[in-house]
RNA sequence: GGGGCAGAUCAGGGCAUCGCGCAGGAAUGCGAGGAAAGUCCGGGCUCCAGAGGGAACGACACCGGGUAAUCCCCGGGAUCCGGUUCGUCCGGAUACAGACAGUGCAACAGAAAGGAUACCGCCUGCUACGGUGGGUAAGGGUGAAAUGGUGGGGUAAGAGCCCACCGGGCUCCGGGUAACCGGAGUUGCACGGUAAACCUUGUCGGGAGCAAAGCCAAGCAGUGGAGGAGUUUCCCGCUCAGACCGACUCUCGGGCCGGUCGCUCCACGGGUCGGCUGCUUGAGGAUCGACGAGAGUCGAUCCCCAGAUAGAUGGUGCUCAUCGUGCCGUUUCGGCGGCACGGUACAGAACCCGGCUUAUCGAUCUGCCCCUUCA
RNA sequence: GCGCCCGUAGCUCAGAUGGAUAGAGCGUCGGACUUCGAAUCCGCAGGUCGCAGGUUCGAAUCCUGCCGGGCGUA
Numbered sequence: 001g002g003g004g005c006a007g008a009u010c011a012g013g014g015c016a017u018c019g020c021g022c023a024g025g026a027a028u029g030c031g032a033g034g035a036a037a038g039u040c041c042g043g044g045c046u047c048c049a050g051a052g053g054g055a056a057c058g059a060c061a062c063c064g065g066g067u068a069a070u071c072c073c074c075g076g077g078a079u080c081c082g083g084u085u086c087g088u089c090c091g092g093a094u095a096c097a098g099a100c101a102g103u104g105c106a107a108c109a110g111a112a113a114g115g116a117u118a119c120c121g122c123c124u125g126c127u128a129c130g131g132u133g134g135g136u137a138a139g140g141g142u143g144a145a146a147u148g149g150u151g152g153g154g155u156a157a158g159a160g161c162c163c164a165c166c167g168g169g170c171u172c173c174g175g176g177u178a179a180c181c182g183g184a185g186u187u188g189c190a191c192g193g194u195a196a197a198c199c200u201u202g203u204c205g206g207g208a209g210c211a212a213a214g215c216c217a218a219g220c221a222g223u224g225g226a227g228g229a230g231u232u233u234c235c236c237g238c239u240c241a242g243a244c245c246g247a248c249u250c251u252c253g254g255g256c257c258g259g260u261c262g263c264u265c266c267a268c269g270g271g272u273c274g275g276c277u278g279c280u281u282g283a284g285g286a287u288c289g290a291c292g293a294g295a296g297u298c299g300a301u302c303c304c305c306a307g308a309u310a311g312a313u314g315g316u317g318c319u320c321a322u323c324g325u326g327c328c329g330u331u332u333c334g335g336c337g338g339c340a341c342g343g344u345a346c347a348g349a350a351c352c353c354g355g356c357u358u359a360u361c362g363a364u365c366u367g368c369c370c371c372u373u374c375a
Numbered sequence: 376g377c378g379c380c381c382g383u384a385g386c387u388c389a390g391a392u393g394g395a396u397a398g399a400g401c402g403u404c405g406g407a408c409u410u411c412g413a414a415u416c417c418g419c420a421g422g423u424c425g426c427a428g429g430u431u432c433g434a435a436u437c438c439u440g441c442c443g444g445g446c447g448u449a
Stems, first nucleotide, its partner, number of pairs: 001371010012320007020031004033346001037357002040355005045209004057205005062076005077096001078094006097200002102198002104194002119140002121136006148166006167189001168187008213277004222268006228240004242261005248255002284303008321344010376448007385401004394432001404418004425441005
C1' cells in the first nucleotide's frame, strides 16, 4: 500500500428561492428514521368480563442477574464445531427439562431394530458322513443405530466370567447463590435411539384493541306537544291522507288522462354525516458524577424535539464534500492537480414505548487475519 | 389493526400420515400415420419442491426465520 472478517458510529453539509403542516395576535419557532418497515415477541394505555380455584388450549424450558416486561440483554456452566504458540488458551453455535409414567415410530439391508435373535464362523455330542442336537456372541457380514471400550487372565470355544485402566450408575465429602465442577468410596453394568412424534413435569397467559374509549351533534325516521289544513259551517272524533277542477268514456258505483291546491314549529331519547378529546412531557433526550465485571441503576444540571387525517416534512438553482468514468497537465511512476459528465442508498411517522428480524450507495474509527514492498 | 391460507415441470394440480427415483393431465420437442395438415399412437426432455438455517439415519412433508401472493373481518 492492497484485500478480507468482526464490532461501533454517521446516514451528505451550507446558502438562495418557490411551496406544505402545526403552534402563535404577529414576529417567529419546530417539522421523519435507524430502520418510521415486517407486525415476530414484550409492556403501557383504554374498554369489556371477573369471588376463588381447576380443566382445556397456547407459548416457553441449563443457572444467576438486569428490566415495567420479554422468545430481549449481560455474566456464568455444560455440550458440539473451528483455530492453536497446546495453556484446561482464542473464536463461534446451541429448541440445553424428562426416554425406568405410558403409547407410538425406525423404509431398505440384516439372523435379529427392543427386551427379539443366530446367516457365515468357533467349540462340542451323535452320525447313515448328506447332516443333526447343544454351547457361544470373541471374529466376519448388514445397517444411521446391534446390548459398554482397550489390554490381560480364564475357557472345549467363548462371554464383566474375573482383573487393571477408561466410560456409566449410586452414595458421601469439598468448592460454588446456582447451573455445575473436583475428589473418595461403591456397583460388573439390568435400565439403547427418537419428545422440532403423541405425551409427562414445571413456568407464564382472562378477552379485545386508538377503527380501543369518551364528549358534542346537522339531516332522515320515531315519540310527545302547539298551531294549520281536509272532512259544506261550529264542536267532538278521524286523517295528514287526499281534496277540487277540466276533458273522455261507461255496466252511472266508477275508470282513465291532464292540471291546481294541500305542513310548519318546539321538545325528547338513541344516534348517522361531521367535529372535538384520547394525541404526544415520555419506562423522554443531552452532558457530567457515583455504584456495578457487565447488562444497567441512582443523582445533578440543562432541553422540549412531528402530530398529519387521504394524510404536511417537498421542488429548483449555486456551492462544498465524497465516489465513478473520460480528457488534459505533471510526476520521485506510488500518485497529484485541473476540467466535463454522471451517481450519493434503503426507505417514509399515524396511540406510545422496550426488543428482535429484514432492507441499505457509501464514509470514519477500533480489533484481528492474509498478500506485497521498504527499512 | 386483528385473524387465516397458499407457493411443487411452461400451465393446471396430486403427493403433506417423514422412507429415498417427486408424479398426472395439457403443452414443448422427436418419430410413426397422411399427398399435406389436424386428430390419433409411440418416445424423450423438462423440477435449487419460494429462499435460508435446523431436527432426524433420512425432509417436498416436521420446526424456526425471511421473501412473494391472496382471502376474511370492523
Molecule: RNase P RNA; transfer RNA
Organism: Spirochaetaceae bacterium